Description
This is a predicted structure of a 349-nucleotide part of an RNA (small-subunit ribosomal RNA, central domain) from an uncultured bacterium. The full RNA is in RNAcentral, with records from ENA, Greengenes and SILVA. Its Rfam family is "Bacterial small subunit ribosomal RNA".
[in-house]
Context: one part of a larger RNA
RNA sequence: UUGGGCGUAAAGAGCAUGUAGGCGGCCUAUUAAGUCGGGCGUGAAAAUGCGGGGCUCAAACCCGUAAGGCGCCCGAUACUGGUGGGCUUGAGUGCAGGAGGGGAAAGGGGAAUUCCCAGUGUAGCGGUGAAAUGCGUAGAUAUUGGAAGGAACACCAGUGGCGAAGGCGCCUUUCUGGACGUGGUCUGACGCUGAGAUGCGAAAGCCAGGGGAGCGAACGGGAUUAGAUACCCCGGUAGUCCUGGCCGUAAACGAUGGGUACUAGGUGUAGGAGGUAUCGACCCCUUCUGUGCCGGAGUUAACGCAAUAAGUACCCCGCCUGGGGAGUACGGCCGCAAGGUUGAAACUC
Numbered sequence: 001u002u003g004g005g006c007g008u009a010a011a012g013a014g015c016a017u018g019u020a021g022g023c024g025g026c027c028u029a030u031u032a033a034g035u036c037g038g039g040c041g042u043g044a045a046a047a048u049g050c051g052g053g054g055c056u057c058a059a060a061c062c063c064g065u066a067a068g069g070c071g072c073c074c075g076a077u078a079c080u081g082g083u084g085g086g087c088u089u090g091a092g093u094g095c096a097g098g099a100g101g102g103g104a105a106a107g108g109g110g111a112a113u114u115c116c117c118a119g120u121g122u123a124g125c126g127g128u129g130a131a132a133u134g135c136g137u138a139g140a141u142a143u144u145g146g147a148a149g150g151a152a153c154a155c156c157a158g159u160g161g162c163g164a165a166g167g168c169g170c171c172u173u174u175c176u177g178g179a180c181g182u183g184g185u186c187u188g189a190c191g192c193u194g195a196g197a198u199g200c201g202a203a204a205g206c207c208a209g210g211g212g213a214g215c216g217a218a219c220g221g222g223a224u225u226a227g228a229u230a231c232c233c234c235g236g237u238a239g240u241c242c243u244g245g246c247c248g249u250a251a252a253c254g255a256u257g258g259g260u261a262c263u264a265g266g267u268g269u270a271g272g273a274g275g276u277a278u279c280g281a282c283c284c285c286u287u288c289u290g291u292g293c294c295g296g297a298g299u300u301a302a303c304g305c306a307a308u309a310a311g312u313a314c315c316c317c318g319c320c321u322g323g324g325g326a327g328u329a330c331g332g333c334c335g336c337a338a339g340g341u342u343g344a345a346a347c348u349c
Base pairs, nucleotide, nucleotide: 003321004320005319006318007303008302012317014200015199016198017197021193022192023191025087026086027085028084029083030082031081033080034079035076036075037074038073039072040071041070042069049065050064051063052062053061090190091187092186095183096182097180102176103175104174105173106172107171108170109153114148116146117145118144119143120142124135125134161168162167205246206245207244208243209242210241214240215239219235220234221233222232257316258315259314260313261312262311265294266293267292268291269290270289271288272287273286274285275284298305299304322349323348324347331342332341333340334339
């Protein structure tokens, strides 16, 4: 537990789907539950509130009286709810259209690194601030040809695109999700949010089986240094990759929950549609969707935000309530574990 808040002060759940619940478009009829009006009953007294009175005053005391609550009856019908009927703007659907690193699987490609084989060739190479460890006369580095294997896809590339978020970038094919624009076919409020729940969820980590080029925690060595459990150098195991299964976290960030409506402009960019012009295209104008920058009103503690709002309102959810103790302890749930999630108190300032 009211209130006030949540970009940066404490505070938006990592993201979505969706159950209950909450909230919900236009017209009409009906009902009268909510709502409103009147009446009646009840609401013991004392106390409390208000008005008045007497003890010199006050407290205390005495008198009068109101309000809130509940029940019943009668009435009102604008709004909310229930029921019936209708509508098309919200929502969805069908047809014709273009864009996209959206997802999954299969196949393919070239550059580069490394290793191996062979040729040429000889004493160095490599590395650094300088060096050394290291590699090399058993022929390295360099260079040419061939072969192997793994991983990643230069340029294009863009505050460009797609996705709910995490994220997604060589090419082709197959399967598959979503969004957008034009006309407006059909359904007729079918909507929004969403406690629980369910699913997805970078990296690291875990289990089993593969794979292993480069990189590289740990580890070994060389340097540096007073020391150097580091920064630099030479190596290098897990891992990084694939398949299946866990984990469920993050500065999971726009540090900004979702939806709807409204509120000056200017300028880029991506996708579409329409118009003007033209032989045609470009240019130009209008418009929708996305993504940036600047800026006015407004807002803000300020910074800033400013039609992609942090402006103006409404609906629903999550969360905050001084710092430390502490995201700890205990318990529950989940996990193979690591741990995750939920989440205190004493004490102290």